Notes
Predicted 3D model of a 76-nucleotide RNA (c-di-GMP-I riboswitch aptamer) from a soil metagenome.
[in-house]
RNA sequence: GACAAAGGCAAACCCAGGGCGACCUGGGGACGCAAAGCCACGGGACUCGGACAACCGAGUCAGCCGGGUUGCCGAA
Repeated sequence: GACAAAGGCAAACCCAGGGCGACCUGGGGACGCAAAGCCACGGGACUCGGACAACCGAGUCAGCCGGGUUGCCGAA
């Protein structure tokens, strides 16, 4: 970041399974994505538990943002 090339990933939803839950895994399916590859470090949202509130603890989300790191192509 190209009216390029080769590709890649896979939202919602459906089916099966796991989890108290957010959600995750596999299959189907494509809304989209130049990192929609990976990482829970910072912020944020969400879940569960404790607590009168404040707050505390444990988790989830990388396709919420920032950051770190690795990678394809090579026009402007």
The RNAcentral record of the sequence draws on MGnify.